[in-house]
Context: one part of a larger RNA
RNA sequence: CCCAUAGCCGGACGAAAAGACCCCGUGAAGCUUUACUAUAACUUGAUAUUGUGUUUUGGUAUGCUCUGUUCAGUAUAGGUGGGAGCCCCGCAUUUUGCGGGGCGACAGUGAGAUACCACCCUUAGUAUGUUGAAACACUAACCUCAUCUCGUUAUCCGAGAAAGGGACAGUAUCUGGCGGGUAGUUUGUCUGGGGCGGAUGCCUCCUAAAAAGUAACGGAGGCGUUUACAAAGGUUGGCUAUCUCGGGAUGGAAACCCGAGAGAUAGUGUAAAGGCAUAAGCCAGCUUUACUGCGAGACCUACAAGUCAAGCAGUUGCGAAAGCAGAACUUAGUGAUCCGACCGUCCAAUAUAGGAUGGCGGAAGCUCAACGGAUAAAAGUUACUCCGGGGAUAACAGGCUAGUCGCGCCCAAGCGUCCACAGCGACGGCGCGGUUCGGCACCUCGAUGUCGGCUCGUCUCAUCCUGGGGGUGAAGAAGCUCCCAAGGGUUUGGCUGUUCGCCAAUUAAAGAGGCACGCGAGCUGGGUUCAGACCGUCGUAAGACAGGUCGGUCUCCUAUCCGCUAUGGG
Repeated sequence: CCCAUAGCCGGACGAAAAGACCCCGUGAAGCUUUACUAUAACUUGAUAUUGUGUUUUGGUAUGCUCUGUUCAGUAUAGGUGGGAGCCCCGCAUUUUGCGGGGCGACAGUGAGAUACCACCCUUAGUAUGUUGAAACACUAACCUCAUCUCGUUAUCCGAGAAAGGGACAGUAUCUGGCGGGUAGUUUGUCUGGGGCGGAUGCCUCCUAAAAAGUAACGGAGGCGUUUACAAAGGUUGGCUAUCUCGGGAUGGAAACCCGAGAGAUAGUGUAAAGGCAUAAGCCAGCUUUACUGCGAGACCUACAAGUCAAGCAGUUGCGAAAGCAGAACUUAGUGAUCCGACCGUCCAAUAUAGGAUGGCGGAAGCUCAACGGAUAAAAGUUACUCCGGGGAUAACAGGCUAGUCGCGCCCAAGCGUCCACAGCGACGGCGCGGUUCGGCACCUCGAUGUCGGCUCGUCUCAUCCUGGGGGUGAAGAAGCUCCCAAGGGUUUGGCUGUUCGCCAAUUAAAGAGGCACGCGAGCUGGGUUCAGACCGUCGUAAGACAGGUCGGUCUCCUAUCCGCUAUGGG
């Protein structure tokens, strides 16, 4: 070295189970509720089944009778119109007539004038009709019936008779309320895993690499408007801010005036940028183009949107005119479609006329702000969970990195009585390592078992002991510090699941680390991390908690290959 047998389990990211943790899916299910929407049940009212009467009390129609107070005016003037007469009694009487009385006209007061007639307003009452409400009574619907009779020999049922209730109850339809009792669903996305936080549309600047454009949970800020007939719009005409210096009564750092200088620093409704002196800045006059109908041609652009615009027609404003004006120095100040409502309309309109309704044009109604807006309308929980996927994405381990961590070096202010460097060493600088906490998310989610202990070790040296040396602020002894050195060694107990740590007693010493924080197809299973349960806290609740507590299946008696051990043979 080969073969065989008996063994051991370090590896074959061993086997088993399309990972249960985590994330994703416009997946599912269970559960909860002051999520949304329905709904059983309960309840309210109306109507029907459902009839009679009495009393009381409303509405309404008609008739009749009333009612009406400023002041002045005989006085309690409802309004309007007509209006010069009207009413009663007696005599006589066909009528005419005579006599008496009252009211009115006239006069007067007043806004308005009375008698009489008509039509009404207001207030109250009454009669009739009609229609409601309430209370009470009735019996015939309807209901009850432990009584009686019969069918019938029958504790049921039916019929009948008494009795009790009674137009109620019950039931049906419609309707308001309540309604996790039940049901169907919703509960967004981005995200250096997810959650929590933040953001979500628009404008300006930088990043942006001198065309345009250009990302990040990169760095800074703004917007969801404002201004109108005495503008912050149009036009015509005019003007120049701001700062510095010098001078000037009150007057000062700063008010106003004069002069000189700088030149855009001022101002622009509102953020920033780009503009602006011919001013787009400031003032004044007159005004409404902050127009109607179009629009060549361009910019931008996936689409939908967005932007600029000469010119034409109409009608205006300003200007002597040429001309300028379809809002504002420019870029934010916003919302598609559907839906219904509003205004307009030579439009359609079901035999015809009209209309209902619709069309077309216009303008309005959304923090539809998750802002290209799923619906008019929507929150949670799951450790009882499930399915489909993902190493596209977290927790373990590995990898990369090395801020943090450990170790070393440089400089030397200072400490060390004196003296930077025996021993220390500020402020700083440069490395090495890959044991900590991290960052990244690269293999693994069709599974790489996770802390600690036990067993068994093996390696490194930045050495705890033992060995050799240099320095010393080394007298000796004992130390401190540095260099060399990994051969061997490096304890036993108490507490805790602990690693760690504290304590006790020893020791020459009780070293630091790597090996998937070595080692679960070697053991354990105390901890963590399923299902049960309790407490505290949080939550309305279902439930939740790197909070606590008790309990809780560790598969392969079987090893194919590599590796290793022992034995035998060649």